[in-house]
Context: one part of a larger RNA
RNA sequence: CCAUGUUGAAGGAACUCGGCAAAUUGAUUCCGUAACUUAGGGAGAAGGAAUACCAUAUAAAAUGUAUUUUAAUAUGGUGGCACAAAAUAGGGAGUGGCGACUGUUUAAUAAAAACACAGGACUCUGCUAAAUAUUAGAUAUGAUGUAUAGGGUCUGACAUCUGCCCGGUGCUGGAUAGUUAAGAAAGAUUAUAUAAUGUAAUUAAUUGUUAUCCCAGUAAACGGCGGCCGUAACUCUAACGGUCCAAAGGUAGCGAAAUUCUUUGUCGGGUAAGUUCCGACCUGCAUGAAUGAUGUAACGACUGCUCCGCUGUCUCCAACAUGGGCUUA
Numbered sequence: 001c002c003a004u005g006u007u008g009a010a011g012g013a014a015c016u017c018g019g020c021a022a023a024u025u026g027a028u029u030c031c032g033u034a035a036c037u038u039a040g041g042g043a044g045a046a047g048g049a050a051u052a053c054c055a056u057a058u059a060a061a062a063u064g065u066a067u068u069u070u071a072a073u074a075u076g077g078u079g080g081c082a083c084a085a086a087a088u089a090g091g092g093a094g095u096g097g098c099g100a101c102u103g104u105u106u107a108a109u110a111a112a113a114a115c116a117c118a119g120g121a122c123u124c125u126g127c128u129a130a131a132u133a134u135u136a137g138a139u140a141u142g143a144u145g146u147a148u149a150g151g152g153u154c155u156g157a158c159a160u161c162u163g164c165c166c167g168g169u170g171c172u173g174g175a176u177a178g179u180u181a182a183g184a185a186a187g188a189u190u191a192u193a194u195a196a197u198g199u200a201a202u203u204a205a206u207u208g209u210u211a212u213c214c215c216a217g218u219a220a221a222c223g224g225c226g227g228c229c230g231u232a233a234c235u236c237u238a239a240c241g242g243u244c245c246a247a248a249g250g251u252a253g254c255g256a257a258a259u260u261c262u263u264u265g266u267c268g269g270g271u272a273a274g275u276u277c278c279g280a281c282c283u284g285c286a287u288g289a290a291u292g293a294u295g296u297a298a299c300g301a302c303u304g305c306u307c308c309g310c311u312g313u314c315u316c317c318a319a320c321a322u323g324g325g326c327u328u329a
Base pairs, nucleotide, nucleotide: 001324002323003322004321005320006319007318008317010315011314014313019310027051028050029049030048031047036041038157052078053077054076055075056074057073058072060069061068062067079083091308092307093306094305095304096303097302098300099299103115104114119155120154121153122152123151124150125149131141132140133139158295159294160293161292163225164224165223168222169221170218171217172216173215174214178212179211181209183207184206187203188202189201190200191199192198226244227243228242229241230240253287254284265281266280267279268278269277
């Protein structure tokens, strides 16, 4: 000097990105317990009190009424600084974000707000099912199942809801007029052979499934959801009007947000002082409805902010124990 422990005057987060680390709390019995709530919870909420040993008395339960067992109550007393006497054994509260929850994950830097989930929706599939494995077929899974079943995709408990757009892309259906590959092919030509029919090659009118084009439907399919100008008895604003464009012009809700550039927006709260936090406003650079929107009790080794308690995190370091390092012998 370092590591691991123990203790510490006064203060008590002033430390720091951040209470990281440490400390506090801790058992049993009794009392007591808020908002909110899906009425189950929240809850061990929070917050209090008691606890050793001895004596006496009493009680309860079981049962074969002989006894056994349990743990308790009352009164009095004894000792200690201290009685859950050592060890083991929740710190608590308030308020936001995200995800409903228990669960799963990057074996060896990520445990999460990511994945999954019950629930919701769309879509395919009528059985030799769709789908999957195999070059193909056979075969197997699906399934010894049969649409209350099976496959795929999206969303993600619950509550209130889920607006407008089918122009583009996709999917489904229709119509077969146009375009259309391989294949088939009247006829024609060439070669060759025969008594004759033929055989081979080239060309080709025509035919031709799928597809495309065309017409519809479909957004819990992929996706999309506007400008400019004017207008009201001060000013401001614009319910209102005009105009251009578009398939339709963003509805409900939420909103400086895990989304806000300008920005430490403005106002309010908390602090002596707050780029964070909470509540509002709306001027949404660039919110928005199963790429789900908004709420939400419970839950979380998630994440932001605040308070109480507690402490060597700090003011400001010190001592001790054990081990290591270093120096000297």
Molecule: large-subunit ribosomal RNA, domain IV
Organism: Fabomonas tropica